[in-house]
Molecule: c-di-GMP-I-GGC riboswitch aptamer
Organism: Rhodospirillaceae bacterium
RNA sequence: CAUCGAAACGGCAAACCGCCGGUAACGGCGGGGCGCAAAGCCACCGGCCCAGUCUCUGGGUAGCGGGGCUACCGAAA
Numbered sequence: 001c002a003u004c005g006a007a008a009c010g011g012c013a014a015a016c017c018g019c020c021g022g023u024a025a026c027g028g029c030g031g032g033g034c035g036c037a038a039a040g041c042c043a044c045c046g047g048c049c050c051a052g053u054c055u056c057u058g059g060g061u062a063g064c065g066g067g068g069c070u071a072c073c074g075a076a077a
Base pairs, nucleotide, nucleotide: 003077004074005073011036012035016031017030018029019028020027021026034063040069041068042067044066045065046064047061048060049059050058051057052056
């Protein structure tokens, strides 16, 4: 340094609830905490979901998988 993932400092935040935005999927903020070693970022590929005028078009999901970019700590191997 790369792989890797014990510990620590810490980080993020599912369901659910409140307010707001959206036709919806879903998103933002606050509460909450199931989980997460990239649960940090990107819709490029596949999947899934929503809407429509449904061989298609537009949208959503990065906490479904793959891929790309970036990053804290340092036991064992």